[in-house]
Molecule: Lysine riboswitch aptamer
Organism: uncultured Faecousia sp.
RNA sequence: GAUAGAGGCGCGGUUCGCAUCAGUACCCACUGGCAAGGCAGGGUAGCCGUCAGCGGGGAAAGGGCUCGCCGCCGAAGCGCAAGACGAUCACCCCUACGUCUCCGCUGGGCCGUCAGAGAACAUCUGCCGGACUGUCACAAGACUUUGUGAAGCGCUAUC
Numbered sequence: 001g002a003u004a005g006a007g008g009c010g011c012g013g014u015u016c017g018c019a020u021c022a023g024u025a026c027c028c029a030c031u032g033g034c035a036a037g038g039c040a041g042g043g044u045a046g047c048c049g050u051c052a053g054c055g056g057g058g059a060a061a062g063g064g065c066u067c068g069c070c071g072c073c074g075a076a077g078c079g080c081a082a083g084a085c086g087a088u089c090a091c092c093c094c095u096a097c098g099u100c101u102c103c104g105c106u107g108g109g110c111c112g113u114c115a116g117a118g119a120a121c122a123u124c125u126g127c128c129g130g131a132c133u134g135u136c137a138c139a140a141g142a143c144u145u146u147g148u149g150a151a152g153c154g155c156u157a158u159c
Stems, first nucleotide, its partner, number of pairs: 001159005008073001010072005017065002026057003030053005037048003041093004076106004082101005107133002110130003114126004135150006
């Protein structure tokens, strides 16, 4: 340097189905209010009435769960800034959204406080803490255990 592996409630993606989203958004009818009204943040332009109550009808996306399938063991996740692309819009600015690249952090899953996202007590993410677990190093002990420390740019095997 190349190849192949290990950690285990292991990681990620995806189809069908299911629950939730929600009796919400939205549509129609009736009644009433508003005219300095409304159309994601702003502007231009343009368009449209708009808000509430009651009655009738009534979603979807994101997120989640089981089975199956696929790709894997920096699997993957997160973050600052920059760059590129996409998407939304009649146009412009800007925020938010998605993908990729570079850089940085995290060995792994679980539990918990706090914080953020979210419709949600689901779930996800982050800092911190706790025990557990895998790898290596060192020390002690004895046929395999204990303690301390470190990090995957690691470890093991073969060439």